[in-house]
Context: one part of a larger RNA
């Protein structure tokens, strides 16, 4: 100089992408404890005191006939140290936002990811559907629809909107279109004929498609110009094109906002981030939206306690590099 450590004046996040790492805090006991809420929790919340030992007194538990033994417990005086949960061991904390309900699980790290209770829809009547396997057979199942298989969503509250033109898939004893066979009018070779061989038109002829319906917690989609109130602005109102129907509720500068550091308030002495709101949603929205208490080695911001993280380093210990032998 490095690496592990241990210590610091005065400041005390001024460092950084971020308090990363360090510090802090910690144990038992008594007080005391919000908001919020699913009434279980939140909570060791948060915060305060107290703890060693003498000696006096009062007292409770067991055991013993008793003397007395153990053990523990209030109350008062009193000692002695820096320091009395004395090493060791052993939460820092409070607030606020997004995600995900939670406990789990995983790419040998972490997750907002996956799984989960829960909710839907769609097959399946049993020699089930649905897997495996030329099969035989097996699993499903020694199971029977409160069951079994797909498949989507993910607790719980409030609540799930409008299209069925397309595409998917469920029905539909009409009708069109259809193979292969069914049929044989009618033609051809070829032979003296019988015959033999090919062709072949009407008609009959599944399923599929076409046609008709029906279904979105099936795939999926869910408008545009232009006018208009007695200031000015805005548009309950009208008008007019398309549409299969024109985005409800609800929430939105958002993990979704290009323009953008939008604008307005809080926070700060100064905030491209944070929170609240507004709506000009580029390009939010209902199996999903939108809330949500708990809970998270997740995450944004701010406080408060600490602190060599820093202003700005500095000294010790160990080890190494280094120099010399």
């Nucleotide at each position: 100089c490095u690496g592990c450590g241990u210590u610091g004046a005065a400041g005390g996040a001024a460092c950084u992408a971020g308090g990363c790492a360090a510090a802090u805090u910690a144990c038992u006991c008594u007080c005391g404890u919000a908001a919020c809420u699913u009434c279980g929790g939140g909570a060791u919340a948060a915060g305060a005191g107290a703890g060693c030992u003498u000696c006096u007194g009062a007292g409770c538990u067991g055991g013993g006939c008793a003397a007395c033994c153990a053990g523990u417990u209030c109350a008062g005086a009193g000692g002695g140290g820096c320091a009395c949960a004395g090493a060791c061991c052993a939460g820092g904390g409070g607030g606020u936002u997004g995600c995900g309900a939670c406990u789990g699980u995983u790419u040998a790290c972490u997750a907002a990811a996956c799984a989960c209770a829960g909710g839907g829809c769609u097959c399946u009547g049993c020699g089930a559907a649905g897997u495996g396997g030329c099969a035989a057979c097996a699993c499903g199942a020694c199971g029977u629809a409160u069951a079994g298989a797909g498949u989507c969503u993910g607790a719980c509250g409030c609540c799930u909107g409008c299209c069925c033109g397309g595409u998917g898939c469920c029905g539909g004893a009409a009708g069109g279109u259809u193979a292969a066979a069914a049929g044989g009018a009618g033609g051809a070779g070829u032979g003296c004929a019988a015959g033999c061989u090919c062709u072949g038109a009407a008609u009959u002829g599944a399923a599929g498609c076409c046609c008709c319906g029906g279904u979105a917690a099936a795939c999926g989609g869910c408008g545009g110009c232009c006018g208009u109130a007695a200031c000015u602005a805005u548009a309950a109102c009208g008008g007019u094109c398309c549409u299969a129907a024109g985005g409800u509720a609800g929430c939105a500068a958002a993990a979704u906002u290009c323009c953008u550091u939008g604008u307005c308030g809080g926070g700060u002495a100064a905030g491209u981030u944070c929170c609240g709101a507004c709506c000009u949603g580029c390009a939010c929205g209902a199996a999903g939206g939108c809330g949500u208490a708990a809970c998270g080695a997740c995450u944004u911001c701010c406080c408060c306690a600490c602190u060599g993280u820093c202003u700005c380093c500095a000294a010790c210990g160990c080890a190494g590099a280094c120099u010399c032998a």